[in-house]
This is a predicted structure of a 71-nucleotide RNA (transfer RNA) from a Candidatus Curtissbacteria bacterium. Its mean pLDDT, the model's own confidence on a scale to 100, is 82. Taxonomically the source falls in Candidatus Curtissiibacteriota (Bacteria, Bacteria candidate phyla). Rfam family: tRNA. It is annotated as a transfer RNA. Rfam's curators write: Transfer RNA (tRNA) molecules are approximately 80 nucleotides in length. It was read from a public genome assembly.
């Protein structure tokens, strides 16, 4: 320098263009003499910038970052 893959919640991962979700973790409440466990509720997320579309995590373009291969 070039090819390919990836980027979503604090962490690990889903989401075939139509309300962004699960588990763990966090907070509150209940339960307990207390702790743990358990149950309920809540908060919290699409790497950045453009384009297409009624509607974009998803499709297209550019950038950035990580991984991998080639030179």
């Nucleotide at each position: 320098g070039g090819g390919c893959u990836u980027g979503u919640a604090g962490g690990u991962a889903a989401a075939c263009g139509g309300u962004a979700u699960a588990c763990c973790g966090g907070u509150a409440c209940a339960u307990u003499c207390g702790c743990a466990u358990u149950g309920u509720a809540c908060a919290g997320u699409u790497c950045c910038g453009g384009g297409u579309u009624c509607a974009a995590u998803u499709c297209c373009c550019g950038g950035c970052a990580a991984g991998u291969c080639c030179a």